[in-house]
Molecule: transfer RNA
Organism: Clostridia bacterium
RNA sequence: GCCGGAGUGGUGGAAUUGGCAGACGCAACGGACUCAAAAUCCGUCGCCCGCGAGGGCAUACGGGUUCGACCCCCGUCUCCGGCA
Numbered sequence: 001g002c003c004g005g006a007g008u009g010g011u012g013g014a015a016u017u018g019g020c021a022g023a024c025g026c027a028a029c030g031g032a033c034u035c036a037a038a039a040u041c042c043g044u045c046g047c048c049c050g051c052g053a054g055g056g057c058a059u060a061c062g063g064g065u066u067c068g069a070c071c072c073c074c075g076u077c078u079c080c081g082g083c084a
Base pairs, nucleotide, nucleotide: 001083002082003081004080005079006078007077010026011025012024019067028044029043030042031041032040046057047056048055049054060076061075062074063073064072
């Protein structure tokens, strides 16, 4: 240099013939239980704005296509593998 694969909440990891982003688990936080704790069970859990109903943003980064993009196209960055 060329080819291929990957990048999603704090973390692992789903969702992909374009149609509710974050299922499911771990961690964390609150509660129940306990003398107390562990285990177990219940609930909550991206960011911003708003008293609230609700709204906006967010899938490595920047653009494009589309009514609609994690998904398709272009460029860039990082990691992994192969070829030279």